[in-house]
Context: one part of a larger RNA
RNA sequence: UGACGGGGACCCGCACAAGUAGCGGAGCAUGUGGUUUAAUUCGAAGCAACGCGAAGAACCUUACCUAGGCUUGACAUCCCGUUGACCGGUGCUUAAUCGCACUUUUCCCCUUCGGGGGACAGCGGUGACAGGUGGUGCAUGGUUGUCGUCAGCUCGUGUCGUGAGAUGUUGGGUUAAGUCCCGCAACGAGCGCAACCCCUAUUUUCAGUUGCCAGCGGCUGGGCCGGGCACUCUGGAAAGACUGCCGGGGAUAACCCGGAGGAAGGUGGGGAUGACGUCAAAUCAUCAUGCCCCUUAUGCUUAGGGCUACACACGUGCUACAAUGGCUGUUACAAAGGGCUGCGACGCCGCAAGGCGAAGCCAAUCCCAUAAAAACAGUCUCAGUUCGGAUUGCAGGCUGAAACUCGCCUGCAUGAAGUCGGAGUUACUAGUAAUCGCGAAUCAGCAUGUCGCGGUGAAUGCGUUCCCGGGUCU
Numbered sequence: 001u002g003a004c005g006g007g008g009a010c011c012c013g014c015a016c017a018a019g020u021a022g023c024g025g026a027g028c029a030u031g032u033g034g035u036u037u038a039a040u041u042c043g044a045a046g047c048a049a050c051g052c053g054a055a056g057a058a059c060c061u062u063a064c065c066u067a068g069g070c071u072u073g074a075c076a077u078c079c080c081g082u083u084g085a086c087c088g089g090u091g092c093u094u095a096a097u098c099g100c101a102c103u104u105u106u107c108c109c110c111u112u113c114g115g116g117g118g119a120c121a122g123c124g125g126u127g128a129c130a131g132g133u134g135g136u137g138c139a140u141g142g143u144u145g146u147c148g149u150c151a152g153c154u155c156g157u158g159u160c161g162u163g164a165g166a167u168g169u170u171g172g173g174u175u176a177a178g179u180c181c182c183g184c185a186a187c188g189a190g191c192g193c194a195a196c197c198c199c200u201a202u203u204u205u206c207a208g209u210u211g212c213c214a215g216c217g218g219c220u221g222g223g224c225c226g227g228g229c230a231c232u233c234u235g236g237a238a239a240g241a242c243u244g245c246c247g248g249g250g251a252u253a254a255c256c257c258g259g260a261g262g263a264a265g266g267u268g269g270g271g272a273u274g275a276c277g278u279c280a281a282a283u284c285a286u287c288a289u290g291c292c293c294c295u296u297a298u299g300c301u302u303a304g305g306g307c308u309a310c311a312c313a314c315g316u317g318c319u320a321c322a323a324u325g326g327c328u329g330u331u332a333c334a335a336a337g338g339g340c341u342g343c344g345a346c347g348c349c350g351c352a353a354g355g356c357g358a359a360g361c362c363a364a365u366c367c368c369a370u371a372a373a374a375a376c377a378g379u380c381u382c383a384g385u386u387c388g389g390a391u392u393g394c395a396g397g398c399u400g401a402a403a404c405u406c407g408c409c410u411g412c413a414u415g416a417a418g419u420c421g422g423a424g425u426u427a428c429u430a431g432u433a434a435u436c437g438c439g440a441a442u443c444a445g446c447a448u449g450u451c452g453c454g455g456u457g458a459a460u461g462c463g464u465u466c467c468c469g470g471g472u473c474u
Stems, first nucleotide, its partner, number of pairs: 007474007015464002019428005026319008034310002042053002064305007073129001077128002079125006088103005107118004131294002134292003140288002142283003145279001147277001152191006158167003171182003197271004202239007211229003216226003242265001245259005321421001325380006337368003342361002347356003387418001392413007434456007
């Protein structure tokens, strides 16, 4: 000077408390440990590993295992020889690759018509080399997590101290904030805070198709047509909020409390933005890279298998245990997205998954696309049930060379556990929790995951003694 204390003072945070819904019990999904295995590829390990890398393992992916094959190599540059193409086709062989044989196709320039040269490509050869998801994240770059969006971390000059260092940055107030005010041997400054950026909440203006329809007319009753751009909306510009105004408190300050006006009030709500540093934190398997290692193999390729195993243990989720409910029928109201190897209306067939056929749309035009919970009517009457749907059998559908290992979906049948969950533990303060559906990325196919979108829409907060984490002074 720091760090630490079951030392002190002050302060903050869904940290506790007050509440709501969960997890921990059940079944299933998924990740991990363990075990097993020829292999179950590798990494991630308290918070900050465990629905994590993986925004999608049937083959491929794929790095693992078994078996077969290649050796200048699947890929790059250079040299020599040879051919004129390359691509493609056929046959034999094979599990497939590999291997063997046949065949089609024929660039440019010069020329003494013999040939020579060049570009490109194939094949063969020689070695330089290629190649390595092999090791080391404790050799590294880059990137990332975390403390933490916490309010801190420093510098110049001056002053003090023998010095390490201190001061400034402490103190009195105040703030979300080292935010601001006042004071002070300090005076200034930098990185952070805030603001500047994006979305959202209000209004004005400009514009009016693919969007909209108040008034007018027409009809096939549909903004469908004429017409219109007022409204909704879309998307450019602008305004608006600044403690600006009033009252009170305060040190006449900063600021705090209340009020007016206002769509919005004291950072309006949300996002992006992450200081100096900490953890030899994570990553050599995104990539790059030093060193080490392999070089007829630790490289490359093919087929099949594995990553999907299963006595068990843990994490994260989904679905439930029902009547605030289940089932049947009728009937409303979204937002945000995606679409040409694509989205695919209407119609017809099928109980359905789906199929046939095909209009429109490169999309404010057409399609995905009926939002669901809700509402109304009926039924069930507390039961392992008309709850719950696991499991299994049969019959089908879709994608794809190919669903046995190992995909998803539909119908019929089957109808397991489960009657609200021990110790313990998690999230959340408002359009939030809870609950309801919709979309997208990945993707041939595969979503209870992830990332978004809207609908319905609460309860509680006395307070800071205690638990956890953090900040300042001592």
A computed fold for a 474-nucleotide part of an RNA from an uncultured bacterium, annotated as small-subunit ribosomal RNA, 3' major domain. It matches the Rfam family "Bacterial small subunit ribosomal RNA". Gene Ontology terms of the family: structural constituent of ribosome and ribosome. Model confidence (mean pLDDT): 83 of 100. The full RNA is in RNAcentral, with records from ENA, Greengenes and SILVA.